[in-house]
RNA sequence: GCGGGUAUAGUUUAGUGGUAAAAUAUGGGUUUUCCAAACCUAGGUCGGGAGUUCGAUUCUCCCUACCCGCA
Numbered sequence: 001g002c003g004g005g006u007a008u009a010g011u012u013u014a015g016u017g018g019u020a021a022a023a024u025a026u027g028g029g030u031u032u033u034c035c036a037a038a039c040c041u042a043g044g045u046c047g048g049g050a051g052u053u054c055g056a057u058u059c060u061c062c063c064u065a066c067c068c069g070c071a
Base pairs, nucleotide, nucleotide: 001070002069003068004067005066006065007064010024011023012022013021018054026042027041028040029039030038047063048062049061050060051059
């Protein structure tokens, strides 16, 4: 330099055009003599920009970061 892939909550991952989700972590509560465990509950998320569309996490383009391959 060329090609391909990934980017979603603090962390690990679903979701492939129509209300963003689960586990875990965190805060609160119940229980317990206390802690832990268990149960209930709350908040928190689509890498950035543009385009298509009634509607974009999803489709297209550019950029950024990381990974793989070729040279």